Predicted 3D model of a 71-nucleotide RNA (transfer RNA) from a Gaiellaceae bacterium. Lineage of the source: Bacteria > Actinomycetota > Thermoleophilia > Gaiellales > Gaiellaceae. Rfam family: tRNA. Gene Ontology term of the family: triplet codon-amino acid adaptor activity. The family's RNA type in Rfam is transfer RNA.

[in-house]
RNA sequence: GCGGGCGUGGUGAAACGGCAUCACGAGAGGCUUCCAUCCUCUAAUUACGGGUUCAAUUCCCGUCGCCCGCU
Numbered sequence: 001g002c003g004g005g006c007g008u009g010g011u012g013a014a015a016c017g018g019c020a021u022c023a024c025g026a027g028a029g030g031c032u033u034c035c036a037u038c039c040u041c042u043a044a045u046u047a048c049g050g051g052u053u054c055a056a057u058u059c060c061c062g063u064c065g066c067c068c069g070c071u
Stems, first nucleotide, its partner, number of pairs: 001070007010024004018054001026042005047063005
C1' cells in the first nucleotide's frame, strides 16, 4: 500500500428497517440484630461525520480505532 471482519451502558453480549433488550456490575429501598443471599426500583449504551428512508444499531459513503490476511 491492497483486501476482509469488528466497533452497542462500567463489563460481556442480543436486536426482520418500526418503543435499543438481557446478564453481571453500580445506586436506592425492602427483608435481616448486622452481613450475605433473596425481592423491588433507578441511572447508564448504538465510535465519529454525512446520505437514503415516514422511520437507521441495522442499508450506502467517508474518517478514526482494533483484529486478520496479502504485498